Source information:
Small-subunit ribosomal RNA, 3' major domain from a metagenome, 477 nucleotides, folded computationally. The full RNA is in RNAcentral, with records from SILVA.
Context: one part of a larger RNA
RNA sequence: UGACGGGGGCCCGCACAAGCGGUGGAGCAUGUGGUUUAGUUCGACGAUACGCGAAAAACCUUACCAGGGCUUGACAUCUAGACUACGAAUACAGAGAUGUGUUUUCAGUUCGGCUGGGUUUAGACAGGUGCUGCAUGGCUGUCGUCAGCUCGUGUUGUGAGAUGUUGGGUUAAGUUCUGCAACGAGCGCAACCCCUACUGUUAGUUGCCAUCAGGUUAUGCUGGGCACUCUAGCGGAACUGCCGGUGACAAACCGGAGGAAGGUGGGGAUGACGUCAAGUCCUCAUGGCCCUUAUGUCCUGGGCUACACACGUGCUACAAUGGACUGUACAAAGGGUUGCAAUCCCGCGAGGGGGAGCCAAUCCCAAAAAGCAGUCCUCAGUUCGGAUUGGAGUCUGCAACUCGACUCCAUGAAGUCGGAAUCGCUAGUAAUCGCAGAUCAGCAUGCUGCGGUGAAUACGUUCCCGGGCCUUGUACA
Numbered sequence: 001u002g003a004c005g006g007g008g009g010c011c012c013g014c015a016c017a018a019g020c021g022g023u024g025g026a027g028c029a030u031g032u033g034g035u036u037u038a039g040u041u042c043g044a045c046g047a048u049a050c051g052c053g054a055a056a057a058a059c060c061u062u063a064c065c066a067g068g069g070c071u072u073g074a075c076a077u078c079u080a081g082a083c084u085a086c087g088a089a090u091a092c093a094g095a096g097a098u099g100u101g102u103u104u105u106c107a108g109u110u111c112g113g114c115u116g117g118g119u120u121u122a123g124a125c126a127g128g129u130g131c132u133g134c135a136u137g138g139c140u141g142u143c144g145u146c147a148g149c150u151c152g153u154g155u156u157g158u159g160a161g162a163u164g165u166u167g168g169g170u171u172a173a174g175u176u177c178u179g180c181a182a183c184g185a186g187c188g189c190a191a192c193c194c195c196u197a198c199u200g201u202u203a204g205u206u207g208c209c210a211u212c213a214g215g216u217u218a219u220g221c222u223g224g225g226c227a228c229u230c231u232a233g234c235g236g237a238a239c240u241g242c243c244g245g246u247g248a249c250a251a252a253c254c255g256g257a258g259g260a261a262g263g264u265g266g267g268g269a270u271g272a273c274g275u276c277a278a279g280u281c282c283u284c285a286u287g288g289c290c291c292u293u294a295u296g297u298c299c300u301g302g303g304c305u306a307c308a309c310a311c312g313u314g315c316u317a318c319a320a321u322g323g324a325c326u327g328u329a330c331a332a333a334g335g336g337u338u339g340c341a342a343u344c345c346c347g348c349g350a351g352g353g354g355g356a357g358c359c360a361a362u363c364c365c366a367a368a369a370a371g372c373a374g375u376c377c378u379c380a381g382u383u384c385g386g387a388u389u390g391g392a393g394u395c396u397g398c399a400a401c402u403c404g405a406c407u408c409c410a411u412g413a414a415g416u417c418g419g420a421a422u423c424g425c426u427a428g429u430a431a432u433c434g435c436a437g438a439u440c441a442g443c444a445u446g447c448u449g450c451g452g453u454g455a456a457u458a459c460g461u462u463c464c465c466g467g468g469c470c471u472u473g474u475a476c477a
Stems, first nucleotide, its partner, number of pairs: 001477002003474003007471007015461002019425005026316008034307002042053002064302007073125001077124008087104007106116003127291002130289003136285002138280003141276001143274001148187006154163003167178003193268004198236007207226003212223003239262001242256005318418001322377007334365003339358002344353003384415001389410007431453007
């Protein structure tokens, strides 16, 4: 100087407390361990692994296994020699890769087998998701959006160092005021950026419809208009600016006015010096080592989907604040040409036929769902719950057996609110309800976004956990 203390002081955080809803019990989905297997590819392991890499494992992917093949190779460049086609179509064999046939059969040219392209042989070399993340770059997690981490000069100490950065107030903040052997500065904080909340102006189609006219069973449907909504450019507005109080005449805090908004308005992006030899050599790059008729590469089939079990994360429930049926209302944000697909017809349905319109503020996906109104059910393993299983189908796709999603009929399991323990959340939040997107031929209870409905509680900081500052002790570095 740090680190540590079941030392002290001050302070903060859904850390506790106060509340609301979960997990832990059930069934299923998904990840992991274990076990099994020819193979169940690999990585990730307290917080900071476990719906994680994977924003899509039927083939492919694919790295694993079995079998069948190739060896200058699936891919790149070059040299030398030989050939002139390569390719395409087709037949046969084969699981295919591939092999053997048949047909067709180069271009330019200075006319020099010169050049280009291709095949083949030989050689340089290619190739490796092989090892080492404890050789590395890059990127990332974490402490932590915590308020810290440092430097120059000066001063001080023999020196390591200290001072500044400590003290008194204050703040979300090393934020700021004040004092002070310090004076300044840098990286962080804040601000500048984006979205959102109010408003002015400009613009008015594909958006809108107040006024005028026409038309309809009805609809901005039409003429017309740009007022309103909205769209999207540029501006305004919030700064403790104003008033009162407290305070040290400071910084600031408390209350109030006005205001759409008040003290960082709400949310996002933004992550200091460093820590964990944290993670990644399987994104990529890369040193070293290793393989080179194989640890490379092509193909078929299988596996990654196994299943006495254990754990994590979720979905659905156990019902009446509910279930079922009928009617009816209101979003936002997205996506669409290998695409989204209205009206119409067929089917109980998944879906099929057909195809208007739309490269989209125009058309479509598109039905929002909880909600509201009416009717049935009346406390039961039930008209709760939907697992499992049988049958019949639909769609995608060469192909749904291993191993897809969905529909219909039948079946109708556990489950009556969950032990010890444990998690999230402070407001448009929790809870609850649906919608969209990426990936994607197909496959969503996951992920990322979007809106609808919309709470309870916070006395407080004694305690648990994590963190910051000062101080103290130390047999630790």

Notes:
The prediction has a mean pLDDT of 84.